Overview
The RNA shown here (SAM riboswitch aptamer (S box leader)) has 140 nucleotides and comes from a Zetaproteobacteria bacterium. Its mean pLDDT, the model's own confidence on a scale to 100, is 75.
RNA sequence: GCUUUAUCAAGAGCAGUGGAGGGUUUCAGGCCCAAUGAAACUGCGGCAACCGGCCAAGGAAUACUGAAAUGUAUCCGGGGCAGCUGGUGCCAAUGCCUGCUUUACCGAUGGUUUUUCAUCAGUGUAAAGAGCGAUAAGGA
Numbered sequence: 001g002c003u004u005u006a007u008c009a010a011g012a013g014c015a016g017u018g019g020a021g022g023g024u025u026u027c028a029g030g031c032c033c034a035a036u037g038a039a040a041c042u043g044c045g046g047c048a049a050c051c052g053g054c055c056a057a058g059g060a061a062u063a064c065u066g067a068a069a070u071g072u073a074u075c076c077g078g079g080g081c082a083g084c085u086g087g088u089g090c091c092a093a094u095g096c097c098u099g100c101u102u103u104a105c106c107g108a109u110g111g112u113u114u115u116u117c118a119u120c121a122g123u124g125u126a127a128a129g130a131g132c133g134a135u136a137a138g139g140a
């Protein structure tokens, strides 16, 4: 780098070094953060999505003590909506918003008694989906 599955509108800081940029892509259009210091690195702290370990509740099989197990030991067990811990990740704004597709609404014109139908228009609004991206676990 490729690929499969899942999640992505919640949550989470303070310092030191640094010295101008940054907002995960490849670019573009916006918008936002930044010398009251950006990125990056370091220390301590925190959040909680995935995976691993220990393990609670529970079980009744065996053994032991005893008059009697609700005791002790071994075994089974396996919730994440108890707890601890490890591997990653993360700690501004929806993945900051938009770019593609579809539908609906708003506007105009025409037909129609009405309901409503058709067409056109747009740097429009909203929703859903796709695509791209990020993270985790796995695969070749």
Base pairs, nucleotide, nucleotide: 002139003138004137005136006135007134008133013044014043015042016041017040021033022032023031027099028098029097030096045091046090047089049088050087051086052085053084054083058076059075061074062073063072064071095132100129101128102127103126104125105124106122107120108119109118110117111116